[in-house]
RNA sequence: GCCGGUAUAGCUCAGUGGUAGAGCAGUCCCUUCGUAAGGGAAAGGUCGUCGGUUCAAAUCCGACUAUCGGCU
Repeated sequence: GCCGGUAUAGCUCAGUGGUAGAGCAGUCCCUUCGUAAGGGAAAGGUCGUCGGUUCAAAUCCGACUAUCGGCU
């Protein structure tokens, strides 16, 4: 220099155009003499950045950034 993968909640990951989800962690409640385990509830996201397409974009297109890998 060229090519490709990945980027979504604190962590690990789903989600292939129509209101963004799960598990774990954290908070509160129930249960217990107490703790753990168990059950329930609520909270937590400018979907890496900037543009474009579209009535509508996490999703499609382009550039960039970070990271991983391959080729030379």